Transfer RNA from a Candidatus Tayloriibacteriota bacterium, 71 nucleotides, folded computationally.
[in-house]
RNA sequence: AGGCGAUUAGUUUAGUGGUAGAACAUUUGUCUCCAAAACAAAUAGCGGGGGUCCGAUUCCUCCAUCGCCUG
Numbered sequence: 001a002g003g004c005g006a007u008u009a010g011u012u013u014a015g016u017g018g019u020a021g022a023a024c025a026u027u028u029g030u031c032u033c034c035a036a037a038a039c040a041a042a043u044a045g046c047g048g049g050g051g052u053c054c055g056a057u058u059c060c061u062c063c064a065u066c067g068c069c070u071g
Base pairs, nucleotide, nucleotide: 001070002069003068004067005066006065007064010024011023012022013021018054026042027041028040029039030038047063048062049061050060051059
């Protein structure tokens, strides 16, 4: 320099155009002498700009970060 891939919650991730889910973690409650475990509930998210579309996490484009390949 060129090519490919990834970016969604604190972490690991699902989601191929129509209200973004889960697990773990965190907090609260129940239970317990206390704690842990268990059970219940709550909080919390689409990397950034632009475009297409009635509607974009999803399609197009540019940028950023990370990884891989070629030279």
Lineage of the source: Bacteria > Bacteria candidate phyla > Candidatus Tayloriibacteriota. The coordinates come from a structure-prediction model, not an experiment, and the mean pLDDT is 84.